Predicted 3D model of a 385-nucleotide part of an RNA (small-subunit ribosomal RNA, central domain) from an uncultured bacterium. Its mean pLDDT, the model's own confidence on a scale to 100, is 80. RNAcentral holds the full RNA, with entries from ENA and SILVA. Its Rfam family is "Bacterial small subunit ribosomal RNA".

Context: one part of a larger RNA
RNA sequence: CUGGGCGUAAAGAGAUGCGUAGGCGUCUCUGUAAGUCUUUAGUGCAAUCUUUCAGCUCAACUGGAAGCCCGCUGGAGAAACUACAGAGAUUGAGACAGAUAGGGGUAAGGGGAUUCCCUGGUGGAGCGGUGAAAUGCGUUGAUAUCAGGAGGAAUACCAAUGGCGAAAGCACCUUUACUGGGUCUGUUCUGACGCUAAGGCUCGAAAGCGUGGGGAGCAAAACGGAUUUAGAUACCCGUGUAGUCCACGCUGUAAACGAUCCCUACUAGAUGUCUGUCUAAGUGUAGACGUAUUUGACUUUCGGUUAAAUACUAUACACAGAUGGGUGUCUCAGCUAACGCAAUAAGUAGGGCGCCUGGGGAGUACGACCGCAAGGUUAAAACUC
Numbered sequence: 001c002u003g004g005g006c007g008u009a010a011a012g013a014g015a016u017g018c019g020u021a022g023g024c025g026u027c028u029c030u031g032u033a034a035g036u037c038u039u040u041a042g043u044g045c046a047a048u049c050u051u052u053c054a055g056c057u058c059a060a061c062u063g064g065a066a067g068c069c070c071g072c073u074g075g076a077g078a079a080a081c082u083a084c085a086g087a088g089a090u091u092g093a094g095a096c097a098g099a100u101a102g103g104g105g106u107a108a109g110g111g112g113a114u115u116c117c118c119u120g121g122u123g124g125a126g127c128g129g130u131g132a133a134a135u136g137c138g139u140u141g142a143u144a145u146c147a148g149g150a151g152g153a154a155u156a157c158c159a160a161u162g163g164c165g166a167a168a169g170c171a172c173c174u175u176u177a178c179u180g181g182g183u184c185u186g187u188u189c190u191g192a193c194g195c196u197a198a199g200g201c202u203c204g205a206a207a208g209c210g211u212g213g214g215g216a217g218c219a220a221a222a223c224g225g226a227u228u229u230a231g232a233u234a235c236c237c238g239u240g241u242a243g244u245c246c247a248c249g250c251u252g253u254a255a256a257c258g259a260u261c262c263c264u265a266c267u268a269g270a271u272g273u274c275u276g277u278c279u280a281a282g283u284g285u286a287g288a289c290g291u292a293u294u295u296g297a298c299u300u301u302c303g304g305u306u307a308a309a310u311a312c313u314a315u316a317c318a319c320a321g322a323u324g325g326g327u328g329u330c331u332c333a334g335c336u337a338a339c340g341c342a343a344u345a346a347g348u349a350g351g352g353c354g355c356c357u358g359g360g361g362a363g364u365a366c367g368a369c370c371g372c373a374a375g376g377u378u379a380a381a382a383c384u385c
Base pairs, nucleotide, nucleotide: 003357004356005355006354007339008338012353014203015202017201018200022196023195024194026089027088028087029086030085031084032083034082035081036078037077038076039075040074041073042072043071049067050066051065052064053063054062055061092193093190094189095188096186097185098184099183100182104179105178106177107176108174109173110172111155117149118148119147120146121145122144126137127136163170164169208250209249210248211247212246213245217244218243222239223238224237225236261352262351263350264349265348266347269330270329271328272327273326274325275324276323277322278321279320282319283318284317285316286315290312291311292310293309294308295307296306297305298304299303334341335340358385359384360383367378368377369376370375
């Protein structure tokens, strides 16, 4: 290389979000004939090689014949498939219209609770902490409690195996502004516009870095206390600086996990949940500010106003059924080394990309590229088992 693989044995890149080249691509008709197929002609030196026959006593060796030379070139023809050109279609894809759910994103404004701090009041000896203690705080009045104020960070309950997002991730409130995507229904429009995607661009937790702010709580480092211990540079306690927060820029990595790449189609069921659409006939609850009847009161009659009761209906919600889209659990067939997966596949197939090839050395050295640095990406070998 071929082959075989990639949930857990080596292996799915963090997202592949956008997308270039490339690869692959729905149905019908017509044409061309590049690929493809048939036929014919030429060529494919000889030797070698294969088969067979023959000659040296056999063999090696030598000679004859055929094959082979896996092709190339020219001519004639076929038109199913691929390709190309033209014409058309609608089911893929998209647009449009009407609905609809949502912690999707950005900015701004607002709220309450907790901790800490400050000021004042009450009060008067302890508080705090632990397995037990001590360091620590406190008569310069602590802890506790009440009132007022400042400031930063995070948003209890609702809350869920629930929702949204490509992933990272996203939760107090706003009928404040801007904005991305999804789903359903209609089948009105475009007419293959599609899928994947090497490079490329973009996003990317935490920690970390740069500049400037901010700093309540927590807390690497550091300091102190105690305990254990052979030791205890830890685990526990008291302090406490970076950091955590904001703005702008950088870094580009995680058990970035479903350890499971993306797209399409097909293949028994059962049961939850979220969110749409539909339902002839239904069931239950509520039931008008509507309609009708009865009664009472007021009013000058027709009539009107008001109160109560009853009935009906629109309507709303729930149940039930059908049909979509998500998200869970269980289980056939099938698959799997087993565990398990099982319509959200690890089943059956197709298209495209990435990756693996014994352990260590090593995700290291060197080189290159990126970075302010820390470091990242790419990525060996000797040697050894």